Notes:
Transfer RNA from a Kiloniellales bacterium, 72 nucleotides, folded computationally. Rfam family: tRNA. The family's RNA type in Rfam is transfer RNA. Its family is annotated with triplet codon-amino acid adaptor activity in the Gene Ontology. The organism belongs to Rhodospirillales, within Bacteria. Its mean pLDDT, the model's own confidence on a scale to 100, is 80.
RNA sequence: GGACCCGUGGUUCGACGGGGGGACAGCGGACUUUUAAUCCGCGGCAUGCAGGUUCGAAUCCUGCCGGGUCCU
Numbered sequence: 001g002g003a004c005c006c007g008u009g010g011u012u013c014g015a016c017g018g019g020g021g022g023a024c025a026g027c028g029g030a031c032u033u034u035u036a037a038u039c040c041g042c043g044g045c046a047u048g049c050a051g052g053u054u055c056g057a058a059u060c061c062u063g064c065c066g067g068g069u070c071c072u
Stems, first nucleotide, its partner, number of pairs: 001071007010024004018055001026042005048064005
């Protein structure tokens, strides 16, 4: 220098172009002599940045930034 893949809460992973959900973690409660385990509930300043397409973009397109793999 080139090709491809990825970027979403504290972590991890989902989400036909129709408005972002699960698990873990956290907080509160029940149970328990206590802890753990189990059960119930709660809340999240989460879509890398900037443009474009569209009635509507996490999703499609372009550029950039960051990470990874491979090639030279």